[in-house]
RNA sequence: AUAAGUCUUUGGGGUUUGGUGAAAUUCCAUACCGGUGGUAUAGUCCACGAACGCGCAGAGGUCCUGCGUGCCGAACGGGUGCAAUUCCCGUACCGACGGUGGCACAAGAGUGCCGAAAGUCCGGAAGAGAGAAGACAUGG
Numbered sequence: 001a002u003a004a005g006u007c008u009u010u011g012g013g014g015u016u017u018g019g020u021g022a023a024a025u026u027c028c029a030u031a032c033c034g035g036u037g038g039u040a041u042a043g044u045c046c047a048c049g050a051a052c053g054c055g056c057a058g059a060g061g062u063c064c065u066g067c068g069u070g071c072c073g074a075a076c077g078g079g080u081g082c083a084a085u086u087c088c089c090g091u092a093c094c095g096a097c098g099g100u101g102g103c104a105c106a107a108g109a110g111u112g113c114c115g116a117a118a119g120u121c122c123g124g125a126a127g128a129g130a131g132a133a134g135a136c137a138u139g140g
Base pairs, nucleotide, nucleotide: 001138005136006135007134008133009132010131017029018028019027031120032119033095034094035048036047037046038045043093044092052070053069054068055067056066057065058064075091076090077089078088079087097123098122099121101114102113103112104111105110
């Protein structure tokens, strides 16, 4: 120094205070949170990961692994400046999937009726991962 390689570590935050109610960190008011790379410092720009699906392969089924693929939320105005949808001021907006309470009947399995709805609670997940840092190795 870094074209290719091996290994190690690391790699997501958040329901405050009230109201209603039989029941809510789920509703209402208020509060709080913001993965990774790029770019003048970004939840809302560009790209990626996660999540949710589909297809193919592995003797192959709904699990698992690999490969491919679909889907993938939300911001404007003003100011400064060479440069900012990133900073400052103001006002907005967004957030995967599954779960969740009561009563009656029934020996039970269960059935019926009513109800309450999650970015923040519980779970898959001590998982996976965009990546980040370092060591080794290699070359000069």
A computed fold for a 140-nucleotide RNA, annotated as FMN riboswitch aptamer (RFN element).
The sequence was found by an Rfam model in a public genome assembly.
Model confidence (mean pLDDT): 80 of 100.
It matches the Rfam family "FMN riboswitch aptamer (RFN element)". Gene Ontology term of the family: FMN binding.
The model forms 96% of the base pairs in the Rfam consensus.